The RNA shown here (transfer RNA) has 71 nucleotides and comes from Nocardia macrotermitis. Rfam family: tRNA. By type it is a transfer RNA. The RNAcentral record of the sequence draws on Rfam. The coordinates come from a structure-prediction model, not an experiment, and the mean pLDDT is 81.
[in-house]
RNA sequence: UGACGCGUGGUGCAAUGGCAGCACGGCGGAUUUUGGUUCCGCAAAUCCAGGUUCGAGCCCUGGCGCGUCAG
Numbered sequence: 001u002g003a004c005g006c007g008u009g010g011u012g013c014a015a016u017g018g019c020a021g022c023a024c025g026g027c028g029g030a031u032u033u034u035g036g037u038u039c040c041g042c043a044a045a046u047c048c049a050g051g052u053u054c055g056a057g058c059c060c061u062g063g064c065g066c067g068u069c070a071g
Base pairs, nucleotide, nucleotide: 001070002069003068004067005066006065007064010024011023012022013021018054026042027041028040029039030038047063048062049061050060051059
């Protein structure tokens, strides 16, 4: 430098173009002598800027970052 892939809560992952979910973690509560386990609840996310569309996490363009390969 080029080709390809990826970017979503704190972490790991989902999500036919149509209400962004799950698990772990965090916080509050119940249970417990305490802790742990178990149960209930709460907070927390789509890398950035444009475009297409009635509607974009998803499609298109440019950028940024990371990875693999090639030179």